Predicted 3D model of a 116-nucleotide RNA (SAM riboswitch aptamer (S box leader)) from a Bacteroidota bacterium.
It matches the Rfam family "SAM riboswitch aptamer (S box leader)". Rfam describes the family as follows. The SAM riboswitch is found upstream of a number of genes which code for proteins involved in methionine or cysteine biosynthesis in Gram-positive bacteria.

[in-house]
RNA sequence: CUUCCAUCAAGAACGACCGAGGGACAGGCCCUGAGACGUCGUAGCAACCGGGAAUCCGUCAUAGGAUUUCGUUAGGUGCUAAAUCCUGCUCGAUACAAGAUCGAGAUAGAUGGGAA
Numbered sequence: 001c002u003u004c005c006a007u008c009a010a011g012a013a014c015g016a017c018c019g020a021g022g023g024a025c026a027g028g029c030c031c032u033g034a035g036a037c038g039u040c041g042u043a044g045c046a047a048c049c050g051g052g053a054a055u056c057c058g059u060c061a062u063a064g065g066a067u068u069u070c071g072u073u074a075g076g077u078g079c080u081a082a083a084u085c086c087u088g089c090u091c092g093a094u095a096c097a098a099g100a101u102c103g104a105g106a107u108a109g110a111u112g113g114g115a116a
Base pairs, nucleotide, nucleotide: 002115003114004113005112006111007110008109013042014041015040016039017038021031022030023029025088026087027086028085043080044079045078048076049075050072051070052069053068054067055066056065057064084108089105090104091103092102093101094100
């Protein structure tokens, strides 16, 4: 980089360094010299994987599987402005002069797990 599956309206910040852009892309709208973004340290959130517990299936017994739950004495990741910040393409509903609002899905993106 490609592909499959799941989730994405909840949650969780301080310090040090640096010094100008950042929020993936486009439009909008925001954040930012009262120092953003980034890096490092510490702390935290969450429960995807690993782990513990309970129940059930399964086995002669193991193995193995399903569901729920815990939040883990330094387990592996991830995350800690704004809904993935909003919209983008299609369909439907409302009301239509333009355009708008709401809902469903698609595309794109992010994270995790699996495969090649």